Predicted 3D model of a 74-nucleotide RNA (transfer RNA) from a bacterium.
It matches the Rfam family "tRNA". Rfam classes the family as a transfer RNA.
Its mean pLDDT, the model's own confidence on a scale to 100, is 80.

RNA sequence: GGUCCCGUCGUCUAGCGGCCUAGGACAACUGGUUUUCAGCCAGUGAAUCUGGGGUUCGAAUCCCCACGGGAUCA
Numbered sequence: 001g002g003u004c005c006c007g008u009c010g011u012c013u014a015g016c017g018g019c020c021u022a023g024g025a026c027a028a029c030u031g032g033u034u035u036u037c038a039g040c041c042a043g044u045g046a047a048u049c050u051g052g053g054g055u056u057c058g059a060a061u062c063c064c065c066a067c068g069g070g071a072u073c074a
Stems, first nucleotide, its partner, number of pairs: 001073007010026004018057001028044006050066005
């Protein structure tokens, strides 16, 4: 340098154009239970989806460019 894949809450992930101002698990926090801790139960907060542009009535989702990560060829 060429080709291909990926980028969503703190972490791992679901999300296949409209029911998604985004769901779940773990973690965190609050309360209950317990002599205390753990565990268990209930609840709370946390991502406008890597950035920009385009398509569309409508984009996390499709297209282009860039950035970052990975695989492979040279």